[in-house]
Context: one part of a larger RNA
RNA sequence: GGCGCAUGGUGGAUGCCUUGGCAUCAGGAACCGAUGAAGGACGUGUGAGGCCGCGAAAGGCCUGGGGGAGUUGUCAACAGAGCUGUGAUCCCAGGAUGUCCGAAUGGGGAAACCCAGCACCAGUCAUGUGGUGUUACCCACGCCUGAAUGUAUAGGGCGUGUGGAGGGAACGCGGGGAAGUGAAACAUCUCAGUACCCGUAGGAAGAGAAAACAACCGUGAUUCUGUGAGUAGUGGCGAGCGAAAGCGGAUGAGGCUAAACCGUGGGCGUGUGAUACCCGGCAGGGGUUGCGUUCGCGGGGUUGUGGGAGCAUUCUUCGUUCAUCUGCCGGUGGACGGGACAGUAAGAAAGUGUCGUGUUAGGUGAAUGCGUUGGAAAGCGUGACCGUAGACGGUGAUAGUCCGGUAACCGAAAACAUGGCGCCUGUCUUGAGUGUUUCCCGAGUAGCAGCGGACUCGUGGAAUCUGCUGUGAAUCUGCCAGGACCACCUGGUAAGCCUAAAUAUUCCCUGAUGACCGAUAGCGGACUAGUACCGUGAGGGAAAGGUGAAAAGUACCCCGGGAGGGGAGUGAAAUAGUACCUGAAACCAUGCGCUU
Numbered sequence: 001g002g003c004g005c006a007u008g009g010u011g012g013a014u015g016c017c018u019u020g021g022c023a024u025c026a027g028g029a030a031c032c033g034a035u036g037a038a039g040g041a042c043g044u045g046u047g048a049g050g051c052c053g054c055g056a057a058a059g060g061c062c063u064g065g066g067g068g069a070g071u072u073g074u075c076a077a078c079a080g081a082g083c084u085g086u087g088a089u090c091c092c093a094g095g096a097u098g099u100c101c102g103a104a105u106g107g108g109g110a111a112a113c114c115c116a117g118c119a120c121c122a123g124u125c126a127u128g129u130g131g132u133g134u135u136a137c138c139c140a141c142g143c144c145u146g147a148a149u150g151u152a153u154a155g156g157g158c159g160u161g162u163g164g165a166g167g168g169a170a171c172g173c174g175g176g177g178a179a180g181u182g183a184a185a186c187a188u189c190u191c192a193g194u195a196c197c198c199g200u201a202g203g204a205a206g207a208g209a210a211a212a213c214a215a216c217c218g219u220g221a222u223u224c225u226g227u228g229a230g231u232a233g234u235g236g237c238g239a240g241c242g243a244a245a246g247c248g249g250a251u252g253a254g255g256c257u258a259a260a261c262c263g264u265g266g267g268c269g270u271g272u273g274a275u276a277c278c279c280g281g282c283a284g285g286g287g288u289u290g291c292g293u294u295c296g297c298g299g300g301g302u303u304g305u306g307g308g309a310g311c312a313u314u315c316u317u318c319g320u321u322c323a324u325c326u327g328c329c330g331g332u333g334g335a336c337g338g339g340a341c342a343g344u345a346a347g348a349a350a351g352u353g354u355c356g357u358g359u360u361a362g363g364u365g366a367a368u369g370c371g372u373u374g375g376a377a378a379g380c381g382u383g384a385c386c387g388u389a390g391a392c393g394g395u396g397a398u399a400g401u402c403c404g405g406u407a408a409c410c411g412a413a414a415a416c417a418u419g420g421c422g423c424c425u426g427u428c429u430u431g432a433g434u435g436u437u438u439c440c441c442g443a444g445u446a447g448c449a450g451c452g453g454a455c456u457c458g459u460g461g462a463a464u465c466u467g468c469u470g471u472g473a474a475u476c477u478g479c480c481a482g483g484a485c486c487a488c489c490u491g492g493u494a495a496g497c498c499u500a501a502a503u504a505u506u507c508c509c510u511g512a513u514g515a516c517c518g519a520u521a522g523c524g525g526a527c528u529a530g531u532a533c534c535g536u537g538a539g540g541g542a543a544a545g546g547u548g549a550a551a552a553g554u555a556c557c558c559c560g561g562g563a564g565g566g567g568a569g570u571g572a573a574a575u576a577g578u579a580c581c582u583g584a585a586a587c588c589a590u591g592c593g594c595u596u
Base pairs, nucleotide, nucleotide: 001595002594003593004592005591006590007589008588009587015581016546017545020517021516022514023513024512025511026510027509028508029506030505031167032166039101040100041099042055043054044053046079047078049075050074051073052059061095062094063093064092065091066090070083071082072081106115107114108113116135117134118133119132120131121130122129137164138163139161140160141159142158143157144156145155171202172200173199174198175197176196182189186236212219213218223250224249225248226247227246233241234240254498255497256496257442261299262298263297264296265295266294267293268292269291270290274288276289277286278285279330280329281328282327283326284325304476306441307440308439309438310436311435312434313433314432315431318337319336320335321334322333323332324331338429339428340427341426342425343424351423352422353421354420355419356418357417358416359415360414362410363409364408368383369382370381371380372379384401385400386390392404393403394402447471448470449469450468451467452466453465454464457483478493479492480491481490482489533540534539553580556567557566558565559564
């Protein structure tokens, strides 16, 4: 020096553990904000700091509930000073306070700072000073004023507005919109209307009550889903892309307007015709009340076996009262009463009472003794008991009966959510039929042309839907569609609006579950974590868990300057000593053996 064995050191693998994660399911909630949000800065405690809480009323204040013995959050002890059965601390509900920044909004600004105006108050002899309130912009509405320019308008000013502004994980709708890639290259194509940007809304959004499908049979708004089907198609007919009807399910809901016509009010034009007009008939009376056009309001009306309006006509229908120039009859309209129906999720829109259910604190809650091993019993042995409770967690090892709980039952002054009923609100109180063919049935629209886009459809024979530009109809004997186009047939009724549910998602709250992880795993983060640290910045982004049942964390003595150790003591254990469970390997030593 090598090899082997043993004993140590170093190191922190492995095993065991879990306070933290991950995923899924069910229920809730689905918004917060000028009454100042989200997010922060700075303060705030008896004692320095971090976290959390709170805001100069600052570890808290007030009120109402719950609860019942200790308590002044945590790291985290110690000391001090307090509070508390006159009910503290703690939990829930409502309220008060709430510095400064931040949409930030009196002006400014390098966020958490600087400087103001006005009103009132405090203080001063007075000024300086301090406090409270108020002062941004846009929009809507109302009022005042008011140019060029006569009327006007623009503009300006004032007032009112729980109007807007900003934030938020995903889901929705809309406006823009790539490329890497694939095509084994690449240009049409694909990736993909994806990523991303912008706008904007809701708890869902969007869509939605046939100008739909279908095919000679029929269906009957929309949405989602299984199938149809990788089919029909499309496609440098390459790569690829890729329906629909129908059938089976989930859910289920339908409404309101425009126009014709009538009434009424305003504007403009016209206007002496007594003939118009004043509801009709008869008689009387009135005297511009009229007519045309346009706008607002009320009634009417809403459909495709076409519907409605007007006119004529047939049948039918509560009461009282008033009006319609007067009287009678008829008609029309208003009010009240009765009756019927409906309602805040559409179709109008606010509340209020009461009863229930739930949420936000809680409460009651059964049943075990002895012996034995051990440091410790829940283990073992033995004898009992409860069970609508043998889920789970804890307790010095493995506990139905020790503790918290669990099953079951009970509980709210207050707030919120939700349902029933009542008050309340609204509508109706005539409706149906026949004839006539006089009127209406959504216009710069449909269609067409050019150029685009969306559809399975890449311009194709290209229908359908849709954007821009140009052109430009018809009103039911009308118009659109059924994949060029035409005829027949069939289906529908565009150019106005609203609409719950079935569907999508989860920042968040509650509960549950796991052939999910167990500290190089699981969220980046089990611990001061979006921290330390890096970067001008956008941004990037860690490491780091475990003494013991209990600190009982080694009094005292010795060596040493200390660090550290040797005794002694604690403990079941100290090779469990805060460099702490277990303690592998590499690596470093010591001892012994063999060997050179």
A computed fold for a 596-nucleotide part of an RNA from Stackebrandtia endophytica, annotated as large-subunit ribosomal RNA, domain I. Its Rfam family is "Bacterial large subunit ribosomal RNA". The source organism's lineage runs through Bacteria, Bacillati, Actinomycetota, Glycomycetaceae and Stackebrandtia. RNAcentral holds the full RNA, with entries from ENA. The prediction has a mean pLDDT of 82.